[in-house]
RNA sequence: UGCGGGAUAGAGCAGCUUGGAAGCUCACCGGGCUCAUAACCCGGAGGCCGUGGGUUCAAAUCCUACUCCCGCUA
Numbered sequence: 001u002g003c004g005g006g007a008u009a010g011a012g013c014a015g016c017u018u019g020g021a022a023g024c025u026c027a028c029c030g031g032g033c034u035c036a037u038a039a040c041c042c043g044g045a046g047g048c049c050g051u052g053g054g055u056u057c058a059a060a061u062c063c064u065a066c067u068c069c070c071g072c073u074a
Stems, first nucleotide, its partner, number of pairs: 002072006010026004020057001028044005050066005
């Protein structure tokens, strides 16, 4: 310098292709079970989807600019 990948809950990741409004595991909180802890079972909280703009009745998803991270190249 150019190219590619990535940014979604406290952590790690799906969902984007095909627009209809977000889910999984662990962690956390409450309850059950147990003499008790862990494990196991039930329930719950936590997200304006990196930022701005655009398209659309409707955007995590499409378009655009920018920021940050990783890799390749010089």
The prediction has a mean pLDDT of 83. The RNA shown here (transfer RNA) has 74 nucleotides and comes from Candidatus Tremblayella princeps. The gene name in the source record is trnM. The RNAcentral record of the sequence draws on ENA and Rfam. It matches the Rfam family "tRNA". NCBI's taxonomy places the organism under Bacteria, Pseudomonadati, Pseudomonadota, Betaproteobacteria, Candidatus Tremblayella.